[in-house]
Formats: sequence, structure tokens, C1' cells
RNA sequence: GUAGGAAGGCGGAUGGCCGCUGCGGCGCAAGCCGUAGAGGAAAGUCCAGACAGCACAGAGCAGGGUGCCCGGCGCAAGCCGGGGUCGGGUGACCGACGGUUAGAGCCACAGAGACCAAGGCCGGCACGUCGCGGGGCAACCGGCGGCGUGCUCCGGAGUGAAAAGGGCAAUCCCCCCCGCUGCAACCCGAAGCAUGGCCGAUGACGCUGCUCGCCGAGGCCAGGGUACGGGGCAGCCGCCGCGAGGCGGCCGGUCGCUGGUGCGACCGAGACAGAUGGCCAUCACGAACAGAAUCUGGCUUACGACCUUCCUGCGACC
Repeated sequence: GUAGGAAGGCGGAUGGCCGCUGCGGCGCAAGCCGUAGAGGAAAGUCCAGACAGCACAGAGCAGGGUGCCCGGCGCAAGCCGGGGUCGGGUGACCGACGGUUAGAGCCACAGAGACCAAGGCCGGCACGUCGCGGGGCAACCGGCGGCGUGCUCCGGAGUGAAAAGGGCAAUCCCCCCCGCUGCAACCCGAAGCAUGGCCGAUGACGCUGCUCGCCGAGGCCAGGGUACGGGGCAGCCGCCGCGAGGCGGCCGGUCGCUGGUGCGACCGAGACAGAUGGCCAUCACGAACAGAAUCUGGCUUACGACCUUCCUGCGACC
């Protein structure tokens, strides 16, 4: 110098112009002016909690989660340190991990056969048959080879990752843990439909609070869901501002520092199916993953324009 690895940081700032959404002020309205407006992961939904509805003696099914060993932290998910086996990389380094003597299922191609066995080839054994040659005077005796049938599973060959030994648990399963469902939860409101009930020409309802009187045909109650509107839903106080909002303090959360009381930085957006964007200029400036939807915390995963530290390979020079 170049290509990488690990850990961490950061995830542009300021100004101008054009837009988007919510809200406020003004306006009859069109609109004008103002004000606020995404992330370190908003993601995955893995874990815990809040909140809400349902359920709840106990057990089971379904579903979900965890998984090498030792130690530590943690409610858990998970994280950290050390070690092991297997795999990848020249290396720094990275990735994976329970159980197949509980049971089921599967094991391509090849091979006779792929998992309670079946049984092909060569060999072995028995029987039959054919042939050959040997011994013996003969009756007969034993031998070799071919073919066929049967037996055997003892030996060998062959196929294959694996041949009775096994492999796959990311196929079910076993062992351990877990009430279920999630803000499209859930709660409230007004009007109204279907429908049901009650009263009513023996006069309801109305005038009218009661009695009388008048009038004369309807009246009253209940009523689920969807849709609509509101809440849930964005901390409290003070000051400023007509207001949206701004500033400050307190509170809460995260991070950092400190022996500690504590100090410092940042954050507390709230739509209702969806706004938070684009261009230009300056600065050392040109990018990736990605987009809130009930909230909080933890975890994991994704990402690189750039910065810091350490390490590895290669090349060159001294």
C1' cells in the first nucleotide's frame, strides 16, 4: 500500500426553495399565515411487564419456547468467560450443537436385498443325472468334471454414504418450561333497523304537575353487531403566546462519569390504514439497512459513506 477479521463509535449539520400530514389563528369560501412531525434498528415478534377481555378444582389435547459441558449474570429470552466435537477459511477468525437401548416414519442412485428382513452370484454340503479316467480276478470301491434340485447363512466377491452394524430428531416424537387472546384488545355515546314486550275507542298519547274538561289513534319500553363519533393514546407544574405551541423546572427512561451523595448528555412523535419527503448551496461528505400504529424494558437479526483500537494474509521498500 492492498485485501480482509474482531470490538466499538456514528447513522450528517446549517441555510434557502418546493411539497405532505396533524393541529391552531384568520377568512363566507377558495385559501393564507403559523406550528409540530420516525429509527438505531421504528424490523423479527424471541422474552418479560403494564393495560384490556375471556377462562380458571385438577388433568389432558392443540400450540409455542428452550437445548454440547463447566462457571457467572438474568424472572425469562438471552448474554459473558473458559473448554469440547464437527464444518468453513492460507490466516486473523467464523458457523453449528440434547436424545435414534421409548416408539413411529423416511434412507435418492446403484444393488438380489435399505432395516420385525429377504436371499441372487462364487464357495460349502446332500441327492439325482451325464461324462471321464483309476484300483480290484470279481462283487465292488473311491476320485474328477458338467448340469439340475434342495439345504446352509459358515467364508468370499459385488452395489452403496450405510448390508443388519447404521444414518436423519429442520419428519413426528421423548425429556424440561409456558392460562388464552392482543389496542383491528377493550370501554363509552347518540340516532336508528329487524325483532320482542306492555298500554290503548271501557279513550292511550297530548293540552297538563294534579282534578275536571277538550281532543281522537296511536303511544311507551327493551334492543346485538357493522358503520359513525369519542376514549384507550402520549407525564405534571410554572412562565410566554389569541392559539397550535415554545422555554424552564420536576418526574420517568436510556447512556456515560464518579468511592458515594450526585453530575452530564439525549429522549417522552401520535395518524386512523396513513403524514414525517425532494432539490440546491456550504462544510471533510457521495452511502446502506430500513418507515412509528397501545406503551415500557431486554434480546436477536439486517446494514456501511465514514471514524477509532487491535489483529491476519499478500506485495514493495528500508